[in-house]
Source information: Glycine riboswitch aptamer, 83 nucleotides, folded computationally. Its mean pLDDT, the model's own confidence on a scale to 100, is 75.
């Protein structure tokens, strides 16, 4: 500086699956059944090693609504590739 990538904050938008069932009675035990988008883990090829994801798993987590939400947009602030 018409400020790269990247990070923060704030707003707005954001999906999928049980308001299952038995006890017990107000959130606790115990069963079946399902979701993928916090976080966690795995994996062609390529590589001397390390190594991805919206793929896979589903440990966590979640199946009224409210909260949560990857991720996108906007605004600002920080960084400082460039020039």
């Nucleotide at each position: 500086a018409u400020g790269a990538c990247g990070a923060g904050u704030a707003u707005g938008g954001g999906a999928g699956a049980g308001a299952c069932c038995u006890g017990g009675u107000u959130u606790c035990a115990g069963g079946c059944g399902c979701c993928g988008a916090a976080g966690g883990a795995g994996c062609a090829a390529a590589u001397a090693a390390a190594u991805a994801a919206a793929c896979u798993c589903u440990c966590a987590g979640g199946c009224a609504a409210a909260a949560g939400g990857a991720c996108c947009a906007u605004a600002u602030u920080c960084u400082g590739a460039u020039g």